[in-house]
């Protein structure tokens, strides 16, 4: 980097450093000196490992449910901020729904 599977409308500080950018890309629409990115601390969540309890099972180094949050990530404006391709509905226009694509994260095998 590619592939497979799952999830993506919930949740998370009026802290410190820092100084102009940021929300993947494109088009919109937004955020930003009443301070952006980044780093630190704090926090959220519970995907993987682990903890505890229960159930199934002849049994197990097994399966399921719940729990916890110690370890591995991740996340911490806006629905993945909206749309980006196709179809259906509606139609003056705006629009609605479904599927797909792209992206993000986790886990896995090669």
């Nucleotide at each position: 980097g590619a592939c497979u599977u799952a999830u993506c409308a919930a949740g998370a500080g009026a802290g410190g450093u820092g100084g102009a950018g940021g929300g993947a890309c494109u088009g919109g629409c937004c955020c930003g000196a009443u301070g952006a990115a980044a780093c630190c601390c704090g926090g959220c969540a519970a995907c993987c490992u682990g903890u505890a309890a229960g159930c199934g099972g002849c049994a197990a180094u097994u399966g399921c449910u719940u729990u916890u949050a110690a370890g591995g990530u991740g996340c911490u404006a806006c629905a993945u901020c909206c749309a980006g391709c196709a179809a259906a509905c509606a139609g003056a226009a705006a629009g609605u729904u479904u599927g797909g694509g792209a992206g993000a994260u986790a886990a896995g095998g090669a």
Molecule: SAM riboswitch aptamer (S box leader)
Organism: Terribacillus halophilus